This is a predicted structure of a 105-nucleotide RNA (Guanidine-I riboswitch aptamer) from a Chromatiales bacterium. Lineage of the source: Bacteria > Pseudomonadati > Pseudomonadota > Gammaproteobacteria > Chromatiales. The coordinates come from a structure-prediction model, not an experiment, and the mean pLDDT is 81. Its Rfam family is "Guanidine-I riboswitch aptamer". Rfam 15.1 lists 1,509 matches to the family in 1,281 species.

RNA sequence: ACAAUAGAACGCUAGGGUUCCGGUCGCGGCUCGCCGCGAUGUCUGGUCCGAGAGCGGUCGACCUUCCAGGGGAAGGUUACACGGCGGGACAAAAGCCCGGGAGAC
Numbered sequence: 001a002c003a004a005u006a007g008a009a010c011g012c013u014a015g016g017g018u019u020c021c022g023g024u025c026g027c028g029g030c031u032c033g034c035c036g037c038g039a040u041g042u043c044u045g046g047u048c049c050g051a052g053a054g055c056g057g058u059c060g061a062c063c064u065u066c067c068a069g070g071g072g073a074a075g076g077u078u079a080c081a082c083g084g085c086g087g088g089a090c091a092a093a094a095g096c097c098c099g100g101g102a103g104a105c
Stems, first nucleotide, its partner, number of pairs: 007059002010056003015049002020046002022043001023040007060078008080100001082103001086098003
């Protein structure tokens, strides 16, 4: 100095809300231990959702060299990435999905 592809699911995180659990408040009941109903996410929580432009490993893909008959071995690459409004799902919301879209550069 140069080649090729730029994918998949998974685990997590930033973030997100409120079905369920827990917390708090109110009302009622009570055998005074608690129980029921309602409200509250402007409750730090558990469950839950969760990134193209966050992290991680795995698989896949690709490149080079060597051996070579199909093929195999070794090494390496998997980069970059500004971004609405609006709409959609689940209980609900979101950096989720539409979407590496529109647009911008």